[in-house]
């Protein structure tokens, strides 16, 4: 320098155009003498950035940024 790929909650990951969920973690409550386990409830993300097409985008297109793989 070129090709491909990933970027979503604190962490690991879903959701193949109709407005974002799960597990673990965190907070509160129940249970216990207490802790753990278990059960219930809750908080937490404008989706890497910007622009475009669309009535409508995490998703499609373009550019850029960051990580990874391969080639030279």
């Nucleotide at each position: 320098g070129g090709a491909c790929u990933u970027g979503u909650a604190g962490u690991u990951c879903a959701a193949c155009g109709g407005u974002a969920g799960a597990a673990c973690g965190c907070u509160c409550g129940a249970u216990u003498c207490a802790c753990a386990u278990u059960c219930g409830a809750g908080a937490g993300g404008u989706a890497g950035a910007a622009g475009g097409a669309u009535c409508a985008a995490c998703a499609c297109c373009u550019u850029c940024c960051a990580g990874g793989u391969c080639c030279a």

Record summary: The RNA shown here (transfer RNA) has 72 nucleotides and comes from a Patescibacteria group bacterium. Its Rfam family is "tRNA". It is annotated as a transfer RNA.